[in-house]
């Protein structure tokens, strides 16, 4: 100086589904127990494909999947993405 991935912040955006029902409290968006649901913190499965193996067989992903958690008016949360500042790393 320059590339590519990463890690932190910051700023914008950012979906989905009962503001259900009982009881208890009652200052409260708390407690508790039920019945429908959602998929996008986290997390559980996989394996066309690639890799690795003589082969059995093994590693390997998501916004897929399950619905543990968690969430179903607003707020909060938010995968993600986009600018931005900052740091690892390589290369000259």
């Nucleotide at each position: 100086g320059g590339a590519u991935a990463g890690g932190a912040c910051u700023u914008u955006g950012g979906a989905g589904a009962a503001g259900c029902c009982c009881g208890c409290a009652c200052a409260a968006c708390g407690c508790g127990g039920g019945u429908g649901c959602c998929g996008a913190a986290g997390g559980u499965g996989c394996a066309a494909g690639g890799c690795g193996g003589c082969a059995a067989c093994g590693c390997u992903a998501a916004u897929c999947u399950c619905u543990c958690a968690g969430g179903c008016a607003a707020a909060a949360g938010g995968a993600c993405a986009a600018a931005g500042u900052u740091u690892u790393u390589c290369c000259c």
About this RNA:
Glycine riboswitch aptamer, 92 nucleotides, folded computationally.